[in-house]
RNA sequence: ACCUGACCAGGGCACCCCUGACCGAAAGGCAGGGUCGCAAAGUUACCGGCCUACCGGGUACAUCGGUACCCAAUGGCAGCGGCACUACCAGG
Numbered sequence: 001a002c003c004u005g006a007c008c009a010g011g012g013c014a015c016c017c018c019u020g021a022c023c024g025a026a027a028g029g030c031a032g033g034g035u036c037g038c039a040a041a042g043u044u045a046c047c048g049g050c051c052u053a054c055c056g057g058g059u060a061c062a063u064c065g066g067u068a069c070c071c072a073a074u075g076g077c078a079g080c081g082g083c084a085c086u087a088c089c090a091g092g
Base pairs, nucleotide, nucleotide: 002092003091004090005089012038013037017033018032019031020030022029023028036079042085043084046082047081048080049077050076051075056071057070058069059068060067061066
């Protein structure tokens, strides 16, 4: 340096869900609890994918206040996959 995670050490993270006089239009995030799981469930939206739609565009209707639907990231998801970067212990 590479491969592997059967074994050892210290441990780490935290799904669903609950809480919030928190941030956000939402998706989502943050904090506390929680613990399904994770050997990169560490970092990064570059590629694919997925979620959301305040603003914007379109269509229809309208009681002319608006309403419904569609489109659309510039907003997100790294615990969907890939790429890239970094890392503990042990074994080979």